[in-house]
RNA sequence: AGUGUUUCAAGGCAAACUAACGGAAACGUUAGGGCGCAAAGCCACGGGUCUAAGGGCAGCGAAGCCUAUGACAGCCGGGUUGCCGCU
Numbered sequence: 001a002g003u004g005u006u007u008c009a010a011g012g013c014a015a016a017c018u019a020a021c022g023g024a025a026a027c028g029u030u031a032g033g034g035c036g037c038a039a040a041g042c043c044a045c046g047g048g049u050c051u052a053a054g055g056g057c058a059g060c061g062a063a064g065c066c067u068a069u070g071a072c073a074g075c076c077g078g079g080u081u082g083c084c085g086c087u
Stems, first nucleotide, its partner, number of pairs: 001087004012037002017032006035074001041080003045077003048072003054067004
């Protein structure tokens, strides 16, 4: 530098679900749990998805519709850092 056939060493992460807490929600954090993961480390840059507090529209009201400045990195790309094996 390339690569992931074999995961071997040292190890790592943790889906669903449960509980507590935070949050309007999506979702997050912690603990348990373990479906899976070779970047399931990190960054919302492009696309995508989720939510809609606030704002807007409409309405007598309630219901409703739109909207990210809120989220998801375990949706796909991209960027960036890194362990091990092999060449």